Model confidence (mean pLDDT): 82 of 100. This is a predicted structure of a 76-nucleotide RNA (transfer RNA) from a Flavobacteriales bacterium. The sequence was found in a public genome assembly. The source organism's lineage runs through Bacteria, Pseudomonadati, Bacteroidota, Flavobacteriia and Flavobacteriales. Rfam family: tRNA. By type it is a transfer RNA.

[in-house]
RNA sequence: UGCGGGGUGGAGAAGUUGGUAUCUCGUCGGGCUCAUAACCCGAAGGCCGUUGGUUCGAGUCCAACCCCCGCUACCA
Numbered sequence: 001u002g003c004g005g006g007g008u009g010g011a012g013a014a015g016u017u018g019g020u021a022u023c024u025c026g027u028c029g030g031g032c033u034c035a036u037a038a039c040c041c042g043a044a045g046g047c048c049g050u051u052g053g054u055u056c057g058a059g060u061c062c063a064a065c066c067c068c069c070g071c072u073a074c075c076a
Stems, first nucleotide, its partner, number of pairs: 002071006010025004019056001027043005049065005
């Protein structure tokens, strides 16, 4: 320098044909137990990297920008 992949609750990961988002772990409360872990029940927690656009409607499509990873190139 160019190419490719990615950014979604605290962590990791899904999200189909565009119709306002799911799972596992964790956290909190309760149950079970002599007790802890495990197990069971319930709850909180994200507007989807940022801005703009298309659309009745965007995590999903389009553009620019920011950040992360890999490859490549350049200089020495």